The RNA shown here (transfer RNA) has 82 nucleotides and comes from a Coriobacteriia bacterium.
This record gives sequence, C1' cells and structure tokens, in this order.
RNA sequence: GGGGGCGUGGCGGAAUUGGCAUACGCAACGGACUUAAAAUCCGUCGCCGGAAGGCUUGUGGGUUCGAGUCCCACCGCCCCUA
Repeated sequence: GGGGGCGUGGCGGAAUUGGCAUACGCAACGGACUUAAAAUCCGUCGCCGGAAGGCUUGUGGGUUCGAGUCCCACCGCCCCUA
C1' cells in the first nucleotide's frame, strides 16, 4: 500500500427484519437481615432539566415517516496480505 472486522451507560455485553436504545451481568449507592461484617434479599443506577420534556450508540454528513442497524468520509483498535 491492498483487503476484512470491531467501536453501545463506570466495566463486560444484548438489541442480527430498519420500528420502545442501554435487556442481562458486574461494579457503585440506599435499605433489610446481623452484636458487627460477609453472604443473601429489596430498591436505585447514561446526560441536561424543578417538571413537562429534550439529548445520547467513536466523530461529521447522507438516505428514510423512522437509523445502534443502510450509505459516504474521517478517527481509533484488531486481523489477513504484499
């Protein structure tokens, strides 16, 4: 140089037909239990906002009524090849 794959809450990781983004697990936080702790159980857990609501899938564009998903460019990582 050429070809291919991947990028989603703090972390791992689903959403595979274009139709509720963040299911599920871990971590964290609050509570129950305990003399106390561990374990276990219950609840909360992306961002902005008082709320209503809005925004958010590496970045920027495009297609579409509708995009994590399709198209283009770029950035990063990995693999193959010369």

It was read from a public genome assembly. Its Rfam family is "tRNA". The family's RNA type in Rfam is transfer RNA. The coordinates come from a structure-prediction model, not an experiment, and the mean pLDDT is 83.